[in-house]
RNA sequence: GCGCUUGUAGCUCAAUCGGACAGAGCGCAGCCCUGCGAAGGCUGAGGUUGCGGGUUCGAUUCCCGCCAAGCGCACCA
Numbered sequence: 001g002c003g004c005u006u007g008u009a010g011c012u013c014a015a016u017c018g019g020a021c022a023g024a025g026c027g028c029a030g031c032c033c034u035g036c037g038a039a040g041g042c043u044g045a046g047g048u049u050g051c052g053g054g055u056u057c058g059a060u061u062c063c064c065g066c067c068a069a070g071c072g073c074a075c076c077a
Stems, first nucleotide, its partner, number of pairs: 001073007010026004019057001028044005050066005
């Protein structure tokens, strides 16, 4: 340099043929429980879906560019 894959909550991951307010587990906060904790129960907060454009009535999903990570190939006095 070329190609492929991936990027979604603090972490690990979902999200149907493009469809309505993007969810789960863990973690976090509050409450209950307990002599205090742990465990357990209840409730809740937390998202520019990597960035910027495009298509569409509608984009996590499709298209283009860029960025980052991983893999493969090529180049290398």